This is a predicted structure of a 1398-nucleotide RNA (small-subunit ribosomal RNA) from an uncultured organism.
The RNAcentral record of the sequence draws on ENA.
Its Rfam family is "Bacterial small subunit ribosomal RNA".
The coordinates come from a structure-prediction model, not an experiment, and the mean pLDDT is 85.
[in-house]
RNA sequence: UGCUUACACAUGCAAGUCGAACGCAACCUUCGGGUUGAGUGGCGGACGGGUGAGUAACGCGUGAGAAUCUGCCUUGGGGUCGGGGACAACCACUGGAAACGGUGGCUAAUACCGGAUAAGCCUUUGGGUAAAAAAUUUAUUGCCCCAAGAGGAGCUCGCGUCUGAUUAGCUAGUUGGUGAGGUAAAAGCUCACCAAGGCAGCGAUCAGUAGCUGGUCUGAGAGGACGAUCAGCCACACUGGGACCGAGACACGGCCCAGACUCCUACGGGAGGCAGCAGUGGGGAAUUUUCCGCAAUGGGCGAAAGCCUGACGGAGCAAGACCGCGUGAGGGAGGAAGGCUCUUGGGUUGUAAACCUCUUUUCUCAGGGAAGAAGCUCUGACGGUACCUGAGGAAUCAGCCUCGGCUAACUCCGUGCCAGCAGCCGCGGUAAUACGGAGGAGGCAAGCGUUAUCCGGAAUUAUUGGGCGUAAAGCGUCCGCAGGUGGCGAUUCAAGUCUGCUGUCAAAGCACGGGGCUUAACUCCGUUAAGGCAGUGGAAACUGAAUAGCUAGAGUGCCGUAGGGGUAGAGGGAAUUCCCGGUGUAGCGGUGAAAUGCGUAGAGAUCGGGAAGAACAUCGGUGGCGAAGGCGGCUUACUGGACCAAAACUGACGCUGAGGUACGAAAGCGUGGGUAGCAAACAGGAUUAGAUACCCUGGUAGUCCACGCCCUAAACGAUGUCAACUAGUUGUUGGGAGCCUUAAUAGCUCUUAGUGACGAAGCUAACGCGUUAAGUUGACCGCCUGGGGAGUACGGCCGCAAGGUUGAAACUCAAAGGAAUUGACGGGGGCCCGCACAAGCGGUGGAGCAUGUGGUUUAAUUCGAUGCAACGCGAAGAACCUUACCAGCCCUUGACAUCCUCGGAACUUACUAGAGAUAGUUUGGUGCCUUCGGGAACCGAGUGACAGGUGCUGCAUGGCUGUCGUCAGCUCGUGUCGUGAGAUGUUGGGUUAAGUCCCGCAACGAGCGCAACCCUUAUCCUUAGUUGCCAGCACUUCGGGUGGGAACUCUAAGGAGACUGCCGGUGAUAAACCGGAGGAAGGUGGGGAUGACGUCAAGUCAUCAUGGCCCUUACGGGCUGGGCUACACACGUGCUACAAUGGUCGAUACAGAGGGAAGCAAACUCGCGAGAGCCAGCAAAUCCCAGAAAGCCGAUCUUAGUCCGGAUCGUAGUCUGCAACUCGACUACGUGAAGUCGGAAUCGCUAGUAAUCGCGGAUCAGCAUUGCCGCGGUGAAUACGUUCCCGGGCAUUGUACACACCGCCCGUCACACCAUGGGAGUUGGCUGCACCAGAAGCAGGUAGUCUAACAUUCGGGAGGACGCUUGCCACGGUGUGGUCAAUGACUGGGGUGAAGUC
Repeated sequence: UGCUUACACAUGCAAGUCGAACGCAACCUUCGGGUUGAGUGGCGGACGGGUGAGUAACGCGUGAGAAUCUGCCUUGGGGUCGGGGACAACCACUGGAAACGGUGGCUAAUACCGGAUAAGCCUUUGGGUAAAAAAUUUAUUGCCCCAAGAGGAGCUCGCGUCUGAUUAGCUAGUUGGUGAGGUAAAAGCUCACCAAGGCAGCGAUCAGUAGCUGGUCUGAGAGGACGAUCAGCCACACUGGGACCGAGACACGGCCCAGACUCCUACGGGAGGCAGCAGUGGGGAAUUUUCCGCAAUGGGCGAAAGCCUGACGGAGCAAGACCGCGUGAGGGAGGAAGGCUCUUGGGUUGUAAACCUCUUUUCUCAGGGAAGAAGCUCUGACGGUACCUGAGGAAUCAGCCUCGGCUAACUCCGUGCCAGCAGCCGCGGUAAUACGGAGGAGGCAAGCGUUAUCCGGAAUUAUUGGGCGUAAAGCGUCCGCAGGUGGCGAUUCAAGUCUGCUGUCAAAGCACGGGGCUUAACUCCGUUAAGGCAGUGGAAACUGAAUAGCUAGAGUGCCGUAGGGGUAGAGGGAAUUCCCGGUGUAGCGGUGAAAUGCGUAGAGAUCGGGAAGAACAUCGGUGGCGAAGGCGGCUUACUGGACCAAAACUGACGCUGAGGUACGAAAGCGUGGGUAGCAAACAGGAUUAGAUACCCUGGUAGUCCACGCCCUAAACGAUGUCAACUAGUUGUUGGGAGCCUUAAUAGCUCUUAGUGACGAAGCUAACGCGUUAAGUUGACCGCCUGGGGAGUACGGCCGCAAGGUUGAAACUCAAAGGAAUUGACGGGGGCCCGCACAAGCGGUGGAGCAUGUGGUUUAAUUCGAUGCAACGCGAAGAACCUUACCAGCCCUUGACAUCCUCGGAACUUACUAGAGAUAGUUUGGUGCCUUCGGGAACCGAGUGACAGGUGCUGCAUGGCUGUCGUCAGCUCGUGUCGUGAGAUGUUGGGUUAAGUCCCGCAACGAGCGCAACCCUUAUCCUUAGUUGCCAGCACUUCGGGUGGGAACUCUAAGGAGACUGCCGGUGAUAAACCGGAGGAAGGUGGGGAUGACGUCAAGUCAUCAUGGCCCUUACGGGCUGGGCUACACACGUGCUACAAUGGUCGAUACAGAGGGAAGCAAACUCGCGAGAGCCAGCAAAUCCCAGAAAGCCGAUCUUAGUCCGGAUCGUAGUCUGCAACUCGACUACGUGAAGUCGGAAUCGCUAGUAAUCGCGGAUCAGCAUUGCCGCGGUGAAUACGUUCCCGGGCAUUGUACACACCGCCCGUCACACCAUGGGAGUUGGCUGCACCAGAAGCAGGUAGUCUAACAUUCGGGAGGACGCUUGCCACGGUGUGGUCAAUGACUGGGGUGAAGUC
């Protein structure tokens, strides 16, 4: 400190007291009296306590005021005399279930009623009116009147007090007056009459919301939000109305009536009101005990004792808030165990624990024990409480949140866009510091975290303290009422302003200084500022007001000037179209190309004549005018504004301007005209996938005129108007002055008013602006406050309509936006390059075959590669093996590695079973080193650690590779520029194959790339001379064979040479380019190797390596057989062809580079041949493979599916190999398919290149006439050129792209969900107006009834009560409006939503 529902309440208590006002009854009695009870009477139940429904109001706050009342209390003055009649209680009778009564009778008073007295009050000054109560204990206390005080209450006024204008008009008792009534009191408070006022843009009325304040929270403050507790005021008491009593009420625990609800009932009738304290039900996220006591403080009554007091004082419950304290302190390293982690070494938890020593706040027990009590005694609920003393024992006491960034704190496991987290950004799709758990850490701590709300940060409503060219934001423009604001020098006043004093702003709170609880929270005492309001004294600079002036602002008049300024009229020429006529003939027109269309009924062309409408070429110009919209031939009339010069006049007349008025392009609308051209709609022709378009042929509204509407535009300078100040340079238009002058012009200088370009300071986020400001200031207006929803809906106003204007919300997103930067991109432009195109040559695409891929098939057709940059690719060679796949049969520490134990040399021969792996049997064999203990290698068995995996992830990786691309680029340091991203350098002028080089330059340098250095090739030289060579000499079997030679070729080492070096020209005198000389070679001579920063999550876990995951009698290992070789089909890459530049046959010539021992193999013999047999030689400049082929010479074929072409098939063979069935290559004979040069499309190549011809090698038992890698032979054509296609480089430009154009992104449709508008209506709340109705009550009237006090003439009267009635009026009812909300078939758009459609 502690109900949200002013929801309903069981039960108890919360207001009584007085016998010293009075009678009665009962009881007691010490006989004096006392106590108790109901009643009469008095005072109090208007305080205290609760709640915040209503109220936007004099309700509250603050400061004033006058026309009032006031019980109890205080002070002063005076009085308290003398009478009377009743009614309760009580008694009797009686009604009712009860509540409650009725009739008759008795009775007292401080109850009630006259009379007297009289300060006072009223008064026309004659007068009128006007009080009391006693009790008693003899002390006093009461009672009445008057006057005053204190405190309290009522009333009035100034100022302040929430939101909405999509609420703009409200008001008939309304505003005022006179009179009357009424009140305690002023007053339309009420009534009659009269007048027509009153309020409102400084926000009336209406609607919504709300008790107000002191204060509380927050904030630096100014402010913003709130109004719990405590305190002041107000309002309310089941809902509505009403009065009574009283000093005070229209009364929370009083009365009457109406209504709803609950309860009792004998059904006739009655009772009730917790928003008092507890408590109950319901509601709710949510708030306590049916406690103790009057001991204290305060209240009522009483003379007092005292009684009453759910006010109050206390206790209880709730970690709900604030404050204080504790859960131990010191020592303690084998850094224990355990946990977690791990690189297996350790690290961490952690001095933490254990253990040792110590303390006792707290706790338990025991003893003592308050203050609070005033007032002499007595009196304590709290309470045996606080506190004190003693004993005991570390004993009884720690949680919550967080650990991706903001934000302090990190690892492991699990999960796998799941589960989940999340304040914002965002985490999670198999290595999650972000989810869940654990260990550890950080923060706070008897609390911690979340949620909700308020302020702050937020200068994000900006008074302090923001903005409006492009981010949201200047009204389309002028005029102008109100308002705001305003030149110079004076005088006066003192409203604002400044200053002094006075009053007040309750207390509490806040601040400051002290005091009391052990401290603090808390509390007590004292003090104070700033500021508000009111009063009062002063000052007079500024603002204001008043007065009289001034001329610099503003305006008027006079002299001139320029102008598409406006309105109306008259008239002009060129052109277009149409009509008439002439000439004339076949086309015209139109387009990218065409067609529709026109034309032999005479078009188009051309000439002449005529008609009509619209617009005014040239001049013409960032030139002129106008407020803007806008204005263009010439001329006339009327008319607005501007400017220059001079300096006469007025004397602040000014500026701005909410509402308001006027103007306001085009389109559109209405009525009536007009219509040449153009031309929405529409028609036709084209284009196209389509083409409701762009193009073409036609063509109606309209465009034009008059009158009337509309009122919007990117109405833009996206820049409101006015004024002042702040460097300049240079154009141009109008005017003026001066100088010069050829005296018409022109030129120069100055000035003024416009209109442009550039630019300083300054400003700006930047871009940019810059005396025509977006600079520096002043005045006033308009407008903005995240994007979408939306300039939409509803409502109002305007409009003939179209529509305009004003103008939201729900919902939704975390952005939307500006300027600039770097890239990328463009069916943007510029420069340049490349077999990129073009110019050529040869191919592919058609055929057959080979090979790879897709697809299909299969038990399996193992896997990977997929645009260029996969597809004769991994594979430089699948019959078994390879082999990873399939079927079957087997093994389980394993085929392989390390360790342990036991045994054994290792190894090897043969046989049997089996498909084999394997199993069984069997032969031979005892090795090496040794310190004699044993050891090393190997084999077998066993156990467990482990092996093994071509299982997954290339999107976890290393390494390697492809590609852009051998493209010329990619960067850095320092400096400079920019707020920054970044820029500069690297751009520019040339040049190059080149960021190659030169020059220039806020840059100066440097690095990786380019080039060069390397290899090869082309020429020469030197050295060397076998296996190579042979010029000259000799021999010769005629073969460099031999002797010999070292010249040449060649081989292989080293050198030379080429550098724009020289000459001429061009260029800037540069770099360089062009031409030439010389040279074997000329401008990087040819070829190769060499691949920058990076891109593609490019490729590869199946070369290898490797993280993680997975399998472990299997996803490991062995074996046999099969498969990778399948085949309707599709594609890529090749080979061979289609023939005569050819085929076939015969003869004949010339290479280079390679390979060779499990090899190459000559010669010879055999075979038609593949080959076989037998071997010489050769580890190779020696021998072999090895006959090069095209070519050349000769012959034949003669254009045909052939003497082309060779597929396919049959038969017979050869070779390799354990084995050629699936599934090898080759040979011979026979067979002789398609194919006659290939559609769309597409590839390679710029010189020893293409084309063509053969040779070799790797792999390999065998298998390549076709693949791959090499080698040489023969050997072309063409390039005008850079428009186009593709790719690339540089600078530039646009961009809403940045995953970067394979980007981004718009709208309809379909589906789901959400909120919302309209809607025939329906329902409910609030409310206006008109009317009906009329309880209780009050006021008025009163012919009815009744009636103690007074007076009486005794009849009756005065007065009163009841009744009746009139007026007012609550509930209720009827009708008709307004407004708000809910709901509604259907309907409109809007928003949101990983993979829909167009």